[in-house]
RNA sequence: CAGCUGGACCGGACGGUCGCUUUCCGCGUCUUCGGACGCAGGGAGAGGAAAGUCCGAACUCCGCAGAGCAGUGUGCCGGAUAACGUCCGGGAGGCCGGGUUCAAGCCCGUCCGACGGAAAGUGCCACAGAAAAUAUACCGCCCGAGUCUUAACCGGCGAGGGUAAGGGUGAAAAGGUGCGGUAAGAGCGCACCGCCGCGGCAGUAAUGCAGCGGGCACGGCAAACCACACACGGAGCAAGACCAAAUAGGGAGGAAGUACCGCCGUCGCUGAGGGCUUUGAGGCAUCACUCAGAGCUCUAAGCGACGGCGGGACACGUGCCGGCUCGGUGCGUCAAACCUCCGGGUAGGUCGCUAGAGCCGCACAGUAAUGCGCGGCCCAGAGGAAUGGCCGUCCCGCAGGAGCAAUCCGGCGGACAGAAUUCGGCUUACAGGUCUGGCUGCCAC
Numbered sequence: 001c002a003g004c005u006g007g008a009c010c011g012g013a014c015g016g017u018c019g020c021u022u023u024c025c026g027c028g029u030c031u032u033c034g035g036a037c038g039c040a041g042g043g044a045g046a047g048g049a050a051a052g053u054c055c056g057a058a059c060u061c062c063g064c065a066g067a068g069c070a071g072u073g074u075g076c077c078g079g080a081u082a083a084c085g086u087c088c089g090g091g092a093g094g095c096c097g098g099g100u101u102c103a104a105g106c107c108c109g110u111c112c113g114a115c116g117g118a119a120a121g122u123g124c125c126a127c128a129g130a131a132a133a134u135a136u137a138c139c140g141c142c143c144g145a146g147u148c149u150u151a152a153c154c155g156g157c158g159a160g161g162g163u164a165a166g167g168g169u170g171a172a173a174a175g176g177u178g179c180g181g182u183a184a185g186a187g188c189g190c191a192c193c194g195c196c197g198c199g200g201c202a203g204u205a206a207u208g209c210a211g212c213g214g215g216c217a218c219g220g221c222a223a224a225c226c227a228c229a230c231a232c233g234g235a236g237c238a239a240g241a242c243c244a245a246a247u248a249g250g251g252a253g254g255a256a257g258u259a260c261c262g263c264c265g266u267c268g269c270u271g272a273g274g275g276c277u278u279u280g281a282g283g284c285a286u287c288a289c290u291c292a293g294a295g296c297u298c299u300a301a302g303c304g305a306c307g308g309c310g311g312g313a314c315a316c317g318u319g320c321c322g323g324c325u326c327g328g329u330g331c332g333u334c335a336a337a338c339c340u341c342c343g344g345g346u347a348g349g350u351c352g353c354u355a356g357a358g359c360c361g362c363a364c365a366g367u368a369a370u371g372c373g374c375g376g377c378c379c380a381g382a383g384g385a386a387u388g389g390c391c392g393u394c395c396c397g398c399a400g401g402a403g404c405a406a407u408c409c410g411g412c413g414g415a416c417a418g419a420a421u422u423c424g425g426c427u428u429a430c431a432g433g434u435c436u437g438g439c440u441g442c443c444a445c
Base pairs, nucleotide, nucleotide: 001441002440003439004438005437006436007435008434009433010432012394013393014392015391016390017389018388020045021044022043023042024041026039027038028037029036030035047416051427052426054425055424056423057422058421059236060235061234062233071232072231073230074229075228076090077089078088079087080086091115093112094111096109097108098107099106100105117226121225122224123221124220125219138167139166140163141162142161143160146157147156148155175193176192177191178190179189180188194216195214196213197212198211200209201208202207240351241350242349243348250342251341252340253339254338260311261310262309263308264307265306266305267304268303269302270301273298274297275296276295277294278293279292280291281290282289315333316332317331318330319329320328321327322326358377359376360375361374362373364371365370395414396413397412398411400409401408402407
């Protein structure tokens, strides 16, 4: 210097001009006196991910005796934290590179990750392969009855048997390496590595270290069911709280106990009829009787006024009857009209709402995550949703042209993306750039 791979950070700058949101102040207009609108000026105005909404919280409302079951999630150890599936440190494991060993293995370094249980049980292991879990014999290797050939050896075929060392298949093949051993082989034997058991030492622990015993059982998958341990109510700022129209609907009251209707009582009028008295006429002379008149009186019924008791409307349109400006009655619409008040919800408005697990700097504790102390700072708060457009100068990148070169010229491009209650994380997207760790290669000294 280049390539690969980790980590940390930045993610266009300045000026002009025209706008947008919000806030402060001033002036003006209107006002229901709360405020609204307009103009001028000053201040502030997106991100490292504002994203996905995956995890954890704050906050709010609802729910909640206790226990169990179901369901979901988490799962090496220790620490950090408000909390977490996050972070930090450690352990064990894996990939790659280097060193070392005859080899397996061991040691070092960068990097990686849902890293508890497969000896409770059930299930699965495609394709390939002989065989995928009670092991197994396809090729090969070994022994080999027999048989072919040969003078014989050699050689060919080969019933049957041994063999998991070698080949081949596979993601994975029944402990690994080396030596011995054997017909060939094999934990068959030995050493080392691994594994299992036992206790010991070190460490808070995960775990590590060495020792003794055992030739070795126990393939993989739990991001298959599952068993174990632990944790877990639900909904989400369109949460939720307050104020509160118009229209429709709900409730209470008023108009009004009015008009009207029914019953009863009192009074008045009309009054058929009855009773009594009396007059006249007839009978007849008298009485009885009949007829007519007058007076008094009783009463059915009707009408009117008033009072008591009970019922009890009230809208609009229209036809008919009586009558004369009202009454009665029918039909239709409608399920009701008028006034006042009350309560719930909606539109709309206000709050929630941005001073916070806040940001910056320094000191201290800690390997670190982080904690703690002091000092300084205020940093969008809109809500159908502002944070933008254009121009100029510069910056960066790309390719081109001119020039010996320094450099100059014009062109194109500058990403991903955009707050919507807030915070801690994770994941994903991202032009270009800066710093830095590791490994490899090349060049120079």

Predicted 3D model of a 445-nucleotide RNA (Bacterial RNase P class A) from Candidatus Sulfotelmatobacter sp. NCBI's taxonomy places the organism under Bacteria, Terriglobia, Terriglobales, Candidatus Korobacteraceae, Candidatus Sulfotelmatobacter. Model confidence (mean pLDDT): 76 of 100. The RNAcentral record of the sequence draws on ENA. Rfam family: Bacterial RNase P class A. The family's RNA type in Rfam is ribozyme. It is recorded under the gene name rnpB.